Overview: This is a predicted complex of two RNAs, RNase P RNA and transfer RNA, with 454 nucleotides together. Model confidence (mean pLDDT): 77 of 100. Rfam match: Bacterial RNase P class A. Rfam classes the family as a ribozyme.
[in-house]
RNA sequence: GGAGUCGGCUGGGUAAUCGCGGUUCCUUAAGGGGACCGAGGAAAGUCUGAACUCCACAGGGCAGUGUGCCUGGUAACACCAGGGAGGGGCGACCCUACGGAAAGUGCCACAGAAAACACACCGCCCCUGUUUUAACGCGGGGGUAAGGGUGAAAAGGUGCGGUAAGAGCGCACCGCGCAACUGGUAACAGUUGUGGCAGGGCAAACCCCACAUGGAGCAAGGUCAAAUAGAAAGGCGCUCCCGCAAGGGAGAUUAGGACGGCCCGUCCGAUGCCUUCGGGUAGACCGCUAGAUCCCGGGAGUAAUCCAGGGACCAGAUGAAUGAUUACCGUUUCCGCUCGCGCGGAAAUACAGAAUUCGGCUUACAGGCUGGCUCCGGCA
RNA sequence: GGGGUCGUAGUUCAGUUGGUUAGAACGCCGGCCUGUCAAGCCGGAGGUCGCCGGUUCGAGCCCGGUCGGCCCCG
Numbered sequence: 001g002g003a004g005u006c007g008g009c010u011g012g013g014u015a016a017u018c019g020c021g022g023u024u025c026c027u028u029a030a031g032g033g034g035a036c037c038g039a040g041g042a043a044a045g046u047c048u049g050a051a052c053u054c055c056a057c058a059g060g061g062c063a064g065u066g067u068g069c070c071u072g073g074u075a076a077c078a079c080c081a082g083g084g085a086g087g088g089g090c091g092a093c094c095c096u097a098c099g100g101a102a103a104g105u106g107c108c109a110c111a112g113a114a115a116a117c118a119c120a121c122c123g124c125c126c127c128u129g130u131u132u133u134a135a136c137g138c139g140g141g142g143g144u145a146a147g148g149g150u151g152a153a154a155a156g157g158u159g160c161g162g163u164a165a166g167a168g169c170g171c172a173c174c175g176c177g178c179a180a181c182u183g184g185u186a187a188c189a190g191u192u193g194u195g196g197c198a199g200g201g202c203a204a205a206c207c208c209c210a211c212a213u214g215g216a217g218c219a220a221g222g223u224c225a226a227a228u229a230g231a232a233a234g235g236c237g238c239u240c241c242c243g244c245a246a247g248g249g250a251g252a253u254u255a256g257g258a259c260g261g262c263c264c265g266u267c268c269g270a271u272g273c274c275u276u277c278g279g280g281u282a283g284a285c286c287g288c289u290a291g292a293u294c295c296c297g298g299g300a301g302u303a304a305u306c307c308a309g310g311g312a313c314c315a316g317a318u319g320a321a322u323g324a325u326u327a328c329c330g331u332u333u334c335c336g337c338u339c340g341c342g343c344g345g346a347a348a349u350a351c352a353g354a355a356u357u358c359g360g361c362u363u364a365c366a367g368g369c370u371g372g373c374u375c376c377g378g379c380a
Numbered sequence: 381g382g383g384g385u386c387g388u389a390g391u392u393c394a395g396u397u398g399g400u401u402a403g404a405a406c407g408c409c410g411g412c413c414u415g416u417c418a419a420g421c422c423g424g425a426g427g428u429c430g431c432c433g434g435u436u437c438g439a440g441c442c443c444g445g446u447c448g449g450c451c452c453c454g
Base pairs, nucleotide, nucleotide: 001376002375003374004373005372006371007370008369009368010367012329013328014327015326016325017324018323020038021037022036023035024034025033026032027031040351044362045361047360048359049358050357051356052217053216054215055214064213065212066211067210068209069083070082071081072080073079084098085096086095087094088093099208100207104206105205106202107201108200121148122147123144124143125142126141127140128139129138130137156174157173158172159171160170161169175197176195177194178193179192180191181190182189183188221286222285223284224283232276233275234274235273236272238251239250240249241248242247256268257267258266259265293312294311295310296309298307299306300305330349331348332347333346334345335344336343337342381453382452383451384450385449386448387447390406391405392404393403399437408424409423410422411421412420430446431445432444433443434442
């Protein structure tokens, strides 16, 4: 100097003018004025784990769902840290849904002889028939998974011996299974012995094993409580009947009245007024923001994290505030001028926006700052 | 704000224990028929299975992420 890898931080600034939400103070009501505070690293997706609330529930189990190497952390987790195993990279480093295929069931298209009880296609080898014999050819009976070919995958691999040809048939090394010992909390690793292999892949196929798990979600849920309608109780009335009266009983388009009377019909009028109760709508309030909170330095721990101390208060709206305009300055890119320093002009300045609250994960993001480490090249 | 469901041709839909080349109807294009059009007959084209990854020999189908549409809850 180039290439790369793993992190951490940041995410425009100042001023003026006009506005918005909340708290609080002043002011005579409506209202007006002052002070203070007012988005994010993801507020997003709603994928997870909880807090909180209501419903359900004697206790226990099944089903369903989720998780799946080990240990630790945590309120909890599908998250985090450290470690193990496997894989990728020269390396720093990165990736892994990483229990069980010898409990059972199922699938493995096409190709291929055969896709899991090895039913031998070509080939190799032996015996035998045929032709007079040999060889070749043809037929028959066997042996063989070493070779060819097919396939994503073919029944441990390589080598030597062995054999009619072959074969874990025998041996050495490697792989694998089992057992013991050693190290480690464990996953696991190493050593020794032993077994000739004890039998393909798929569980993000059903399933088995272990562990966890009741359901719904702040539009959860609770408090206060208009108007209207309905309904209940009491009282005051209305009409009729009984009664001298006090009072009692009955009734609800009734009784009564108007249209000259009667029947029908139409209209008026009182199924009226007051109080109370239950219910809970509109509306208001609580839930609602001080919390597994943030900052500082210290201690324990490899780390995640934990412990004690000091300090801080940091949005709470409900058609939903946190904004808009202008000027100047930043940052980046391009163009022009300039030896250069620099000057001038243009463009860009991200993703996105709280809605009960936290812990995580995932996804989006113009740019800028910064730390550790690795590889390559050059120079000294 | 919270919850559910779906995405396959221009349109409406099939697609099951994952298997060779993803189908149907209507529509579209060409030809025949007709004086012409429609209907009818014959033939044809048209698909990144919303997108990106993973599992698997192999994915429209299984799993994860992401984008979009629709529905419900006062």